[in-house]
Molecule: c-di-GMP-I riboswitch aptamer
Organism: Betaproteobacteria bacterium
RNA sequence: AUCUGCAAAAGGCAAACCUGUCGAAAGGCAGGGGCGCAAAGUUUCCGGUCUAAAGGGGCUCGCCCCAAUGACAGCGGGAUUACCAGA
Numbered sequence: 001a002u003c004u005g006c007a008a009a010a011g012g013c014a015a016a017c018c019u020g021u022c023g024a025a026a027g028g029c030a031g032g033g034g035c036g037c038a039a040a041g042u043u044u045c046c047g048g049u050c051u052a053a054a055g056g057g058g059c060u061c062g063c064c065c066c067a068a069u070g071a072c073a074g075c076g077g078g079a080u081u082a083c084c085a086g087a
Stems, first nucleotide, its partner, number of pairs: 002087004012037002017032006035074001041080003045077003048072003055066004
C1' cells in the first nucleotide's frame, strides 16, 4: 500500500417505540430504548424513494392535480476518511 472480516479484544453507532422540541409535511435534534450495523463515519455526484410549502391549474368550495428549491447516507452505486485483527 492492497485485499479479507470466520474467530478475539478495545471501543463505536443506534431501528421500532416513548417523551420533549423544531418543521406545512416528509423528517431533523435531544433524552430514554436496542432491531440491527465492519464504515449504520462524511458527502446528494448518479439512480431511487418520501413529502408537497411557495407557486400554478381545476373545483361541486369539501377538496383534488402539478410542483423540490425540502427530506432519506439505516435504499443502491460513486467519491472520500478511519479503528482492530488476519493475509